[in-house]
């Protein structure tokens, strides 16, 4: 250069066949528990779904274009 694959919360991830409110573990924050700490329990905050467009009534998820890592082959 050419193929694919990936990109969702601070890290790691799931999100089916496009649909109702984007979740899950761990963190984190406040309580409850202790003499104190861990540990455990209960509640909470926390998102431009990488980035412009297109399909569509409706897009994390279909599509075209960048971008970023990765893997391959040259």
């Nucleotide at each position: 250069g050419c193929a694919c694959c990936u990109g969702u919360a601070g890290c790691g991830c799931a999100g089916c066949u496009g649909g109702u409110u984007a979740g899950c573990g761990c963190a984190c924050c406040a309580c409850c528990u202790u003499g104190a700490c861990a540990u455990g329990g209960u509640g909470g905050g926390g998102g431009u779904c990488c980035c412009c467009a297109g399909u569509u009534c409706g897009a994390g998820u279909c599509u075209g274009g960048g971008c970023a890592g990765g893997u391959g082959c040259a």
Model confidence (mean pLDDT): 81 of 100. Transfer RNA from a Candidatus Nanopelagicales bacterium, 74 nucleotides, folded computationally. Its Rfam family is "tRNA". From the family's description: Transfer RNA (tRNA) molecules are approximately 80 nucleotides in length. The sequence is in RNAcentral, with records from ENA.